The prediction has a mean pLDDT of 82. This is a predicted structure of a 105-nucleotide RNA (SAM riboswitch aptamer (S box leader)) from an Acidimicrobiaceae bacterium. NCBI's taxonomy places the organism under Bacteria, Actinomycetota, Acidimicrobiia, Acidimicrobiales, Acidimicrobiaceae.
RNA sequence: UGGUCAUCAAGAGCGACUGAGGGGCGGGCCCUUUGAAGUCGCGACAACCAGUGUGUAAGUGAGCAACCCUCAGCACACCAGGUGCCAAAGCCCGAUCGAUGAAAA
Numbered sequence: 001u002g003g004u005c006a007u008c009a010a011g012a013g014c015g016a017c018u019g020a021g022g023g024g025c026g027g028g029c030c031c032u033u034u035g036a037a038g039u040c041g042c043g044a045c046a047a048c049c050a051g052u053g054u055g056u057a058a059g060u061g062a063g064c065a066a067c068c069c070u071c072a073g074c075a076c077a078c079c080a081g082g083u084g085c086c087a088a089a090g091c092c093c094g095a096u097c098g099a100u101g102a103a104a105a
Base pairs, nucleotide, nucleotide: 001105004102005101006100007099008098013042014041015040016039017038021031022030023029025094026093027092028091043086045084047083048082049081051078052077053076054075055074056073060072061071062070063069090097
């Protein structure tokens, strides 16, 4: 960078610096000098991945000669390591527009 898969009505803000915009686009509707966007610091949240624990009737895949065993898988809880995220349903509608994560190229 392009493609694939999954998710996008859950959840979570203070301070410092700065000073006018911001919510992608069109149309709406909002937020904002009672401080937008941005940067930094600290704090939080817990979606995906990783980790830990518990459970798992029947069935499925793997290990095994075999199983009442183990692993995968699945469910729930915990955690906060890798990402992410902390106005409003991705703010609403529209357009196959976009965001984030995961595995691979």